[in-house]
RNA sequence: GGGGCUGUAGCUCAGCGGGAGAGCGCCCGCUUGGCGUGCGGGAGGUCGAGGGUUCAAUUCCCUCCAGCUCCACCA
Numbered sequence: 001g002g003g004g005c006u007g008u009a010g011c012u013c014a015g016c017g018g019g020a021g022a023g024c025g026c027c028c029g030c031u032u033g034g035c036g037u038g039c040g041g042g043a044g045g046u047c048g049a050g051g052g053u054u055c056a057a058u059u060c061c062c063u064c065c066a067g068c069u070c071c072a073c074c075a
Stems, first nucleotide, its partner, number of pairs: 001071007010024004018055001026042005048064005
């Protein structure tokens, strides 16, 4: 330098044009003599950044950024 994959909640990930979600974690309540377990509720997101297409973009297209990986180059 070129190709591919990935980027979504604190963490691990799903979702792949029309409601942003799950598990774990955090907070509150119930349960218990207490802790834990269990049950119920809640907070927490510029969906990596910018632009484009579209009535509408996390999703499609372009550029850039970061990580992983393969190839090439130099030594």
About this RNA
Predicted 3D model of a 75-nucleotide RNA (transfer RNA) from a bacterium. It matches the Rfam family "tRNA". Rfam links the family to the GO term triplet codon-amino acid adaptor activity. The same sequence occurs in records of 4 taxa. The prediction has a mean pLDDT of 83.